[in-house]
RNA sequence: GCGCCAGUGGUCCAGUGGUAGGACAGUGGCUUCCCAAGCCACUAGCCCGGGUUCGACUCCCGGCUGGCGCA
Numbered sequence: 001g002c003g004c005c006a007g008u009g010g011u012c013c014a015g016u017g018g019u020a021g022g023a024c025a026g027u028g029g030c031u032u033c034c035c036a037a038g039c040c041a042c043u044a045g046c047c048c049g050g051g052u053u054c055g056a057c058u059c060c061c062g063g064c065u066g067g068c069g070c071a
Stems, first nucleotide, its partner, number of pairs: 001070007010024004018054001026042005047063005
């Protein structure tokens, strides 16, 4: 330099065009003599810019970061 793959809360992972979900973590509550465990609720997210579309996490282009391969 070229090619391929990936980027979603603090962490790990779903979601392939129509309300962004789960687990763990955090906060509050219930329970308990206390703690732990369990149950309920809440907080918190689509890497950046542009395009297509009535509508984009999703499709297209460029960029950034990481991984793999080739030279």